[in-house]
RNA sequence: GCGCGGUUAGCUCAGAUGGGAGAGCGCGUGAUUGACGUUCACGAGGUCAGAGGUUCGAUCCCUCUACCGCGCACCA
Numbered sequence: 001g002c003g004c005g006g007u008u009a010g011c012u013c014a015g016a017u018g019g020g021a022g023a024g025c026g027c028g029u030g031a032u033u034g035a036c037g038u039u040c041a042c043g044a045g046g047u048c049a050g051a052g053g054u055u056c057g058a059u060c061c062c063u064c065u066a067c068c069g070c071g072c073a074c075c076a
Stems, first nucleotide, its partner, number of pairs: 001072007010025004019056001027043005049065005
């Protein structure tokens, strides 16, 4: 340099044909306990990597950029 994949909650990851952003763990509150833990209930937490485009409407489609991973090429 070329190709492919990835980037969504604090962490690990889903996400439908383009229309309501989610799960588990963690965190907070309450119940339970003598207390802790477990268990149960409820809740908080999001620039869907960034920018632009298409569209009535974009996490999703297109382009560019950044970062991570893998492969290939180059390396006088």

The RNA shown here (transfer RNA) has 76 nucleotides and comes from Symbiobacterium thermophilum. The coordinates come from a structure-prediction model, not an experiment, and the mean pLDDT is 81. The RNAcentral record of the sequence draws on ENA and GtRNAdb. NCBI's taxonomy places the organism under Bacteria, Bacillota, Clostridia, Eubacteriales, Symbiobacterium. It matches the Rfam family "tRNA". Rfam's curators write: Transfer RNA (tRNA) molecules are approximately 80 nucleotides in length.